Transfer RNA from an Oscillospiraceae bacterium, 73 nucleotides, folded computationally.
The coordinates come from a structure-prediction model, not an experiment, and the mean pLDDT is 81.
RNA sequence: GCUGCUAUGGCUCAGUCGGCAGAGCACAUCCUUGGUAAGGAUGAGGUCACCGGUUCGAAUCCGGUUAGCAGCU
Numbered sequence: 001g002c003u004g005c006u007a008u009g010g011c012u013c014a015g016u017c018g019g020c021a022g023a024g025c026a027c028a029u030c031c032u033u034g035g036u037a038a039g040g041a042u043g044a045g046g047u048c049a050c051c052g053g054u055u056c057g058a059a060u061c062c063g064g065u066u067a068g069c070a071g072c073u
Stems, first nucleotide, its partner, number of pairs: 001072007010025004019056001027043005049065005
């Protein structure tokens, strides 16, 4: 220098044939217990890495950038 993959809640990840942003764990409140753990109910938490483009509408499609990993030279 070139190519591929990855980037989504505090953590691990789904969702990538365009149409309400989700799960588990963790966190908060409550129930249960003599107490803790376990269990149950409810809830909070996201500008979907960044900048543009296409579209009525983008996490998703296109271009570029950044970071990480891998490969080639």